[in-house]
Context: one part of a larger RNA
RNA sequence: CCCUCGUUAAGGAACUCAGCAAAUUGACUCCGUAACUUCGGGAGAAGGAGUGUCUCGGAUCGUGAAGAAACUAGCUUUCGGAGCGAUUCGGGAUCGCAGAGAAAUGGCUGUAGCGACUGUUUACUAAAAACACAGGUCUCUGCUAAGUCGUAAGACGAUGUAUAGGGACUGACGCCUGCCCGGUGCUGGAAGGUUAAGGGGAGAAGUUAGUCUGCUUCGGCAGACAAAGCUUUGAACCGAAGCCCCAGUAAACGGCGGCCGUAACUAUAACGGUCCUAAGGUAGCGAAAUUCCUUGUCGGGUAAGUUCCGACCUGCACGAAUGGCGUAACGACUGCAGCACUGUCUCAACGAGGGGCUCA
Numbered sequence: 001c002c003c004u005c006g007u008u009a010a011g012g013a014a015c016u017c018a019g020c021a022a023a024u025u026g027a028c029u030c031c032g033u034a035a036c037u038u039c040g041g042g043a044g045a046a047g048g049a050g051u052g053u054c055u056c057g058g059a060u061c062g063u064g065a066a067g068a069a070a071c072u073a074g075c076u077u078u079c080g081g082a083g084c085g086a087u088u089c090g091g092g093a094u095c096g097c098a099g100a101g102a103a104a105u106g107g108c109u110g111u112a113g114c115g116a117c118u119g120u121u122u123a124c125u126a127a128a129a130a131c132a133c134a135g136g137u138c139u140c141u142g143c144u145a146a147g148u149c150g151u152a153a154g155a156c157g158a159u160g161u162a163u164a165g166g167g168a169c170u171g172a173c174g175c176c177u178g179c180c181c182g183g184u185g186c187u188g189g190a191a192g193g194u195u196a197a198g199g200g201g202a203g204a205a206g207u208u209a210g211u212c213u214g215c216u217u218c219g220g221c222a223g224a225c226a227a228a229g230c231u232u233u234g235a236a237c238c239g240a241a242g243c244c245c246c247a248g249u250a251a252a253c254g255g256c257g258g259c260c261g262u263a264a265c266u267a268u269a270a271c272g273g274u275c276c277u278a279a280g281g282u283a284g285c286g287a288a289a290u291u292c293c294u295u296g297u298c299g300g301g302u303a304a305g306u307u308c309c310g311a312c313c314u315g316c317a318c319g320a321a322u323g324g325c326g327u328a329a330c331g332a333c334u335g336c337a338g339c340a341c342u343g344u345c346u347c348a349a350c351g352a353g354g355g356g357c358u359c360a
Stems, first nucleotide, its partner, number of pairs: 001355008010346002014344001019341001027051005036041001038172001052094012067079004071074001095099001107339007114331002119131002135170007147156003173326004178256003183253002185249005192244003198238002203233005210225006257275005284318001285315001296312005
């Protein structure tokens, strides 16, 4: 010097990102117990008092001796209450600094945020405000269900049947959940436009029996046209869903304006004008887990407060099931404050055990 412990004057969070760590609290009985509340809770709220030993007495409970009485004469019944034990109450005495004498054994309170709650999670850096949850809504599915796995057979769904099953979002409860269907998606519609395979086959081309013309050594040769058949190609026209189109739908994906002027101080603008839009953000909340400017401004708490609490609203860039705002209870969650308590600190000291180090 290090590790693990113990104690500490005065102060008592001045430490620090943070009271991290440590200390405080701690048992039982009794008294007493606030706001708030979903009336269950909150609550062991908080805050107090008592607690040893000896002895005396009372009460209650248990057990129930002696004794007495009765008869059906018994291991009988009834009365009886001594003694003993337990619990509890009261009085007196007594010892110590201290009586839950050790050990074991909640610190408490207020306030705000988030999440309703118990639960789940990153096995080995994250336990949370993340996930789940009961509840809510939308949507699909009529049973050979939808959906899922499988090439299939088949299986799950389900030996279930719309109070059921699948998918998506939200997330107890309370009060609520505004406007926009132009875009994207989904659902419905079918008049018209577009449209594949397929159908269709106007025609076109090739081949050629044959016909015609020319030439001929009369054997043919050359050229033109060309039926049927075969082959190749092929226009019009017919032709589904889809798309275009027409509607509906936002607890579907999503979206929810700008400029200018105006009131008899000033300021502000209930009011007006204008442009644009599918519609221009309603209620509630708001410097917020969201506010850049920003330590906004005002108030509270402190001697002093970039955090905290209450307000304001100028919301850079809240906002209503990507839910909004509240909310009792709950939380090894996060911020702030107070009481108690302490070696966290001012500021360090001493002690115990174990290492390290030095010497042998």

Predicted 3D model of a 360-nucleotide part of an RNA (large-subunit ribosomal RNA, domain IV) from a Pseudomonadota bacterium. RNAcentral holds the full RNA, with entries from ENA. NCBI's taxonomy places the organism under Bacteria, Pseudomonadati, Pseudomonadota.